[in-house]
Description
Predicted 3D model of a 77-nucleotide RNA (c-di-GMP-I-GGC riboswitch aptamer) from Candidatus Brocadia carolinensis. The sequence was found by an Rfam model in a public genome assembly. The model forms 100% of the base pairs in the Rfam consensus. Its mean pLDDT, the model's own confidence on a scale to 100, is 84.
RNA sequence: UUUGUAAAAGGCAAACCAAUCGUGAGAUUGGGACGCAAAGCUAUGGGUCUUCCAUGAAGAUCGCCAAGCCGCCAUAU
Numbered sequence: 001u002u003u004g005u006a007a008a009a010g011g012c013a014a015a016c017c018a019a020u021c022g023u024g025a026g027a028u029u030g031g032g033a034c035g036c037a038a039a040g041c042u043a044u045g046g047g048u049c050u051u052c053c054a055u056g057a058a059g060a061u062c063g064c065c066a067a068g069c070c071g072c073c074a075u076a077u
Base pairs, nucleotide, nucleotide: 001076003074004073011036012035016031017030018029019028020027021026034063040069041068042067044066045065046064047061048060049059050058051057052056
């Protein structure tokens, strides 16, 4: 540097439930697993969503896509 079919060390955790926070989208913690080879990190571009005094502003989402940064295991060179 390539690849992620299989195996293995390990990792994350959708829906749903409970508590708390928020006007809201949603968030955090615990339970729980649908899935994930970046489902690790960053709201930078686009998308989607929310709120408000709405040609705009402030927010949410990286488990929608792209981009940037970093990385485990195996694999081939």